Annotation:
The RNA shown here (Bacterial RNase P class A) has 405 nucleotides and comes from Pseudooceanicola sp. It was read from a public genome assembly, where an Rfam model found it. The coordinates come from a structure-prediction model, not an experiment, and the mean pLDDT is 76.
RNA sequence: GCGGAGGGCCGGAUGGCCGCGGGGCGGGGCAACCCGCGUCGAGGAAAGUCCGGACUCCAGGAAGACAACGGUGCCGGGUAACGCCCGGGCGGGGAGACCCGACGGAAAGCGCCACAGAGAACAGACCGCCAUCCUUCGGGGUGGCAAGGGUGAAACGGUGGGGCAAGAGCCCACCGCGCCGCUGGCAACAGCGGCGGCACGGCAAGCCCCACCGGGAGCAAUGCCGAAUAGGACCCCCGCGCGGGACUGGUCCCUUCGGGGAAACCGCCGCUAGGCCCGCUUCUGCCGACGGGGGGUCGGGUUGGCAGCAUCAGGCGUCCGGUGACGGGCGUCGCAGAGGAAUGGCCAUCGAACGGCGGGGCGACCCGCCGGGAACAGAAUCCGGCUUACAGGCCCUCCGCGCAU
Repeated sequence: GCGGAGGGCCGGAUGGCCGCGGGGCGGGGCAACCCGCGUCGAGGAAAGUCCGGACUCCAGGAAGACAACGGUGCCGGGUAACGCCCGGGCGGGGAGACCCGACGGAAAGCGCCACAGAGAACAGACCGCCAUCCUUCGGGGUGGCAAGGGUGAAACGGUGGGGCAAGAGCCCACCGCGCCGCUGGCAACAGCGGCGGCACGGCAAGCCCCACCGGGAGCAAUGCCGAAUAGGACCCCCGCGCGGGACUGGUCCCUUCGGGGAAACCGCCGCUAGGCCCGCUUCUGCCGACGGGGGGUCGGGUUGGCAGCAUCAGGCGUCCGGUGACGGGCGUCGCAGAGGAAUGGCCAUCGAACGGCGGGGCGACCCGCCGGGAACAGAAUCCGGCUUACAGGCCCUCCGCGCAU
């Protein structure tokens, strides 16, 4: 210098003016509210809503189990928990740094294995090899074989040797496979030794089996408050009439202060519909609606308000333990809180990428001028993950090659 691998961080800057949301402070006001000042105000993914939790309600009552359903699936550890993370094992890829793995069971059972091919799972014989018979000398029949060829993703162990008519685990050695033992390791697993002698093809991301986990719904959860008005339930009361008072002088209620409503009181009449008693005329006889009016209590709903709701499995720094994920101690900080939903707009200066022109250099590239003007995206109860999107930039470690010393 070129090419690559792993990890971390940032992701436009500054100022002015106007505006928006939440706390705080000060002033005015009985209050509602108004004015002023000052402060805070999106992200690494706020996203997808795919996992795991906190929290709340519901259900259950042996706070357990079983069944069904869903999920997870090498081993050990971390964690509140996880399908996440760390470390390790095994398998695969790469020259390497490193990357990838849906990685339990196929000798419990069922099912499937396209096309091609003779044959696809208690296999099979197309070409071929061997023996024998026939022959028109091309080949054909019968029998043996499965080494070689061919098909296929996969052909019923592989390589070599012996053996044989030709062959074949038929026999032998090694590898592979299975079983047993020993050693190392917490374990997954690895190594070694012995035995067996081919028995056991693949697919579980088809059903299934085994082990473990999971009750359901979600902040529009849930709790509290609750005006006017209109319904509802229950209880109580009623002279269930008319006129004056009576529209301003007094009392009460409401008021937008203009006014409006009512009662006391007075006179006359005489007790809702309906029924009962009495028995014909006097008095306030009695009951009384499922209708009417008035009052009280309770409960629900619409709309609305408050809480939940911003102090946390919290951030940062440092020390200690641990290979690490992480844990512990100490110090320090307080960091959006709306709720149909604020976090915006304009201007100025600076500005990365990128484009153009010119110059320099063998080259990577550098210099000058002009243009240009910043990716993906946006909280909605909160937290831990995963996944997905992302212009561009910075830093650290490592691998390979080339050159120089």